Annotation:
The RNA shown here (Bacterial small signal recognition particle RNA) has 98 nucleotides and comes from a Desulfurellaceae bacterium. Its Rfam family is "Bacterial small signal recognition particle RNA". By type it is a non-coding RNA gene. Its mean pLDDT, the model's own confidence on a scale to 100, is 77.

[in-house]
RNA sequence: AAGUGGGCUUGUGCGACACACUCCCUAUCGAACCCCGCCAGGCCCGGAAGGGAGCAACGGUAGGUAGGGCUGUGUGAGCGCGCAAUGUCCUGCUUAUG
Numbered sequence: 001a002a003g004u005g006g007g008c009u010u011g012u013g014c015g016a017c018a019c020a021c022u023c024c025c026u027a028u029c030g031a032a033c034c035c036c037g038c039c040a041g042g043c044c045c046g047g048a049a050g051g052g053a054g055c056a057a058c059g060g061u062a063g064g065u066a067g068g069g070c071u072g073u074g075u076g077a078g079c080g081c082g083c084a085a086u087g088u089c090c091u092g093c094u095u096a097u098g
Stems, first nucleotide, its partner, number of pairs: 001095007008087001009085007017076005023069007035060003043052003
């Protein structure tokens, strides 16, 4: 001096991490009445058989809370690996010359 690696700088992709939202599951609360179903008792109609409206209870739904699952999305910090760019930086190896 040349070539080729590594580190550093920047960007970027994937993964992992944190938070929030979403989706699913479980539990629990729930609208008592202006949610649904089913309606004991009682009430109403009927001579009766029956019928009607319908409170409580029960079941469910909208919704809330907690736990779990990680499906997905966004944000963040930059942990791992990869890719690319950059260089008057640091460093290894090889070759040549002095």